[in-house]
RNA sequence: UUAAUAAUAUGCCAAACUUACUGUGAAGUAAGGACGGAAAAUUAUGGGUCUUAAUCUCCUUAAGAUUGCCAGAUUGCGCCU
Numbered sequence: 001u002u003a004a005u006a007a008u009a010u011g012c013c014a015a016a017c018u019u020a021c022u023g024u025g026a027a028g029u030a031a032g033g034a035c036g037g038a039a040a041a042u043u044a045u046g047g048g049u050c051u052u053a054a055u056c057u058c059c060u061u062a063a064g065a066u067u068g069c070c071a072g073a074u075u076g077c078g079c080c081u
Base pairs, nucleotide, nucleotide: 004081012037013036017032018031019030020029021028022027035068041074042073043072045071046070047069048066049065050064051063052062053061054060
């Protein structure tokens, strides 16, 4: 320096739920709170799911949401061995 490894160290994030605010909505932000996470960091690039509108009453199209749904891309930590 590189790779593997989460059993070790320093730490990190924060599910459900509650309150407030924003949004037609999916949902998001903040505070509390911890179910969990070795990328539960970033990115809506592909797929999945969800919302709105149009058209139809079958589908389809357009615009959005979800990264803690799966994958890709980018980046970071790393005791012992």